Record summary: The RNA shown here (transfer RNA) has 75 nucleotides and comes from an Opitutaceae bacterium. The coordinates come from a structure-prediction model, not an experiment, and the mean pLDDT is 84. Lineage of the source: Bacteria > Pseudomonadati > Opitutia > Opitutales > Opitutaceae. It was read from a public genome assembly. It matches the Rfam family "tRNA". Rfam classes the family as a transfer RNA.

[in-house]
RNA sequence: GCCCCCAUCGUCUAGCGGUUAGGACAGGUCCCUCUCACGGAUCAGACCGGGGUUCGAUUCCCCGUGGGGGUACCA
Numbered sequence: 001g002c003c004c005c006c007a008u009c010g011u012c013u014a015g016c017g018g019u020u021a022g023g024a025c026a027g028g029u030c031c032c033u034c035u036c037a038c039g040g041a042u043c044a045g046a047c048c049g050g051g052g053u054u055c056g057a058u059u060c061c062c063c064g065u066g067g068g069g070g071u072a073c074c075a
Stems, first nucleotide, its partner, number of pairs: 001071007010025004018055001027043005048064005
């Protein structure tokens, strides 16, 4: 350089065109407990950027950015 894969709450992850963007862990508050832990209830928290297609895009396409992998040249 070329090719392939990936990018969603703090972390891990679901989603396959119309969702209130869900779950687990972590976090806040309350309950429980002598206290902590465990447990119960509840709250907050995310679609990498820019275009395109579409009535409608987190989802499909293109470019970019970042990450991972493969391969060649450096004769």